Notes
Model confidence (mean pLDDT): 76 of 100. Two RNAs folded together computationally: RNase P RNA and transfer RNA, 415 nucleotides in total.
[in-house]
RNA sequence: GGUAGCUGAGUGAUUGCUUUUGAACUAUGUUUGAAAGAGGAAAGUCCGGGCUCCUUGGAAAUACAGCGCCGGGUAAUACCCGGCAGAGGCGACUCUAGGGAAAGUGCCACAGAAAAUAUACCGCUUGUAAAAGUUAGGGUGAAAAGGUGCGGUAAGAGCGCACCGCUUCAUUGGUAACAACGAAGGCAAGGUAAACCCCGCUGGGAGCAAAACCAAGUAGAGACAACAAGCUAUUAAAGCAACGUGAUUUCCAACGUGUUGUCUGGGUAGGUUGCAUGAGGUGUUUGGUAACAAUCAUCCUAGAUGGAUAAUCACUCACGACAGAACCCGGCUUAUAGGCUACC
RNA sequence: GCGAGAUAGCUCAGGCGGUCAGAGCGUCGGAUUCAUAACCCGGAGGUCGAGAGUUCGAGUCUCUCUCUCGC
Numbered sequence: 001g002g003u004a005g006c007u008g009a010g011u012g013a014u015u016g017c018u019u020u021u022g023a024a025c026u027a028u029g030u031u032u033g034a035a036a037g038a039g040g041a042a043a044g045u046c047c048g049g050g051c052u053c054c055u056u057g058g059a060a061a062u063a064c065a066g067c068g069c070c071g072g073g074u075a076a077u078a079c080c081c082g083g084c085a086g087a088g089g090c091g092a093c094u095c096u097a098g099g100g101a102a103a104g105u106g107c108c109a110c111a112g113a114a115a116a117u118a119u120a121c122c123g124c125u126u127g128u129a130a131a132a133g134u135u136a137g138g139g140u141g142a143a144a145a146g147g148u149g150c151g152g153u154a155a156g157a158g159c160g161c162a163c164c165g166c167u168u169c170a171u172u173g174g175u176a177a178c179a180a181c182g183a184a185g186g187c188a189a190g191g192u193a194a195a196c197c198c199c200g201c202u203g204g205g206a207g208c209a210a211a212a213c214c215a216a217g218u219a220g221a222g223a224c225a226a227c228a229a230g231c232u233a234u235u236a237a238a239g240c241a242a243c244g245u246g247a248u249u250u251c252c253a254a255c256g257u258g259u260u261g262u263c264u265g266g267g268u269a270g271g272u273u274g275c276a277u278g279a280g281g282u283g284u285u286u287g288g289u290a291a292c293a294a295u296c297a298u299c300c301u302a303g304a305u306g307g308a309u310a311a312u313c314a315c316u317c318a319c320g321a322c323a324g325a326a327c328c329c330g331g332c333u334u335a336u337a338g339g340c341u342a343c344c
Numbered sequence: 345g346c347g348a349g350a351u352a353g354c355u356c357a358g359g360c361g362g363u364c365a366g367a368g369c370g371u372c373g374g375a376u377u378c379a380u381a382a383c384c385c386g387g388a389g390g391u392c393g394a395g396a397g398u399u400c401g402a403g404u405c406u407c408u409c410u411c412u413c414g415c
Stems, first nucleotide, its partner, number of pairs: 001344007009316007017037009039322001043333002046331005051207004057252006064203005069083005084098001085096004099198002104196002106192003121138002123134004146164006165187001166185004171180003211273004221264007230240003242257004280299004285294003317320001345415006353369004362400001371387004393409005
């Protein structure tokens, strides 16, 4: 230098705060004892899920959005692991939004002869000239229609040959991406898809201010009764039809439907729940290169609702960075003084 | 928890990436007037919020961050 991981000042005293719990008392409160009390990112809200509601179940298509080498892991992912290819580094190793440019369309400013149906400014060659041949060299550009060498030619040119590159086909290895080797082709097919697009895969919407319950009062709503009905039917508000309910459309399923009366009931604010035992942590063994999975043992670890986790003092040292939970979890990204470990 | 935005001192344009960095107000200088304002002429003023990436080339496309505003 590289890779992988760990840690994120410590000890004691005093005074406070939040939650849980025990006890006492004049009892929905007070006093007192005990226990617990922020992070690796609690952050950004960039992805993926759980959970709740929307009647949200099934099949297909379209639109929109996202993803994109191959295989595996996972509840799921844009994450992780392993491999392939390309690029970078002397190296350990690192990085990659890495499908398709021979489906189609668009764009490629300036410069330049020409920016994609190739073309001909200077030049070279033949020729008196007219004209013809040519793209090796010059010049332009980010990019100029294979590269180097030899032969060949009037001069040249894959025109021919060798090597390299490219394309197609076959064989072998590999689950695959792909690799190796062989044959054929004289070379066709410039770049851009973080331009439209094509192909494949995935995705219903809203979010804990979701949502449920409790007690007091308006709108919508629900139950019951009566009446009416597009058809059948006749007391069962039964069947059919029609209309409505998802981003749109089609089909199936499910649910709902008009008027009047009575009763129930209750957008906001308050309280309770949701609310922390979970795709949980630690360790053993087994399988696997690994991510991870299985098994057994063991542990319980913040929960507020104007929002607690603090303040002061003493001592020690390396003199202390970024930073504060608000429904929960798995990732990513960003910020971070320093210290430690292992391997290369 | 959800959504929108950042371009000159201020308010705003900028289509499908290129010779595209603009408009109005303001400001500076000139002209006009006895003087000032208005009118007229000319000029200056920008890391396009920051940093990376894609591309030959980014105000524009993509990602990350910062700040502001709204529900």
It holds a member of the Rfam family "Bacterial RNase P class A". By type it is a ribozyme.